Bacterial small signal recognition particle RNA from a Coriobacteriales bacterium, 96 nucleotides, folded computationally.
Taxonomically the source falls in Coriobacteriales (Bacteria, Bacillati, Actinomycetota, Coriobacteriia).
The gene name in the source record is ffs.
Rfam family: Bacterial small signal recognition particle RNA. A reference for the family is Regalia et al. (2002), "Prediction of signal recognition particle RNA genes", Nucleic Acids Res.
RNA sequence: CGCAUGGGUUCGGGCGGCGCUAUGACGCGAACCUGGUCAGGACCGGGAGGUAGCAGCCAUAAGCGCCCUCUGGCGAGCGCCCGGAUCCAUGCGGCC
Numbered sequence: 001c002g003c004a005u006g007g008g009u010u011c012g013g014g015c016g017g018c019g020c021u022a023u024g025a026c027g028c029g030a031a032c033c034u035g036g037u038c039a040g041g042a043c044c045g046g047g048a049g050g051u052a053g054c055a056g057c058c059a060u061a062a063g064c065g066c067c068c069u070c071u072g073g074c075g076a077g078c079g080c081c082c083g084g085a086u087c088c089a090u091g092c093g094g095c096c
Stems, first nucleotide, its partner, number of pairs: 001093016018075005024067001026065003034059004042051003
């Protein structure tokens, strides 16, 4: 100096666990200025029928609550695996 094996440190990647999180899950949520359905009533029509549409009900927006079960994101003296760098030990070989 090279190779092999083992180990320490470090960097990157993968998977898992843990923690946090929201654009995730669940729930609540609009007198009217959201939607659907529109009782009653109103309007149009000779009539058949139609129109707009309040309340109610349903769904949701902004937002709020709750939860990490799902889906993502983030994090680190958590674990294992793969690869790189460096150091140490042992063995073998080469050179001085």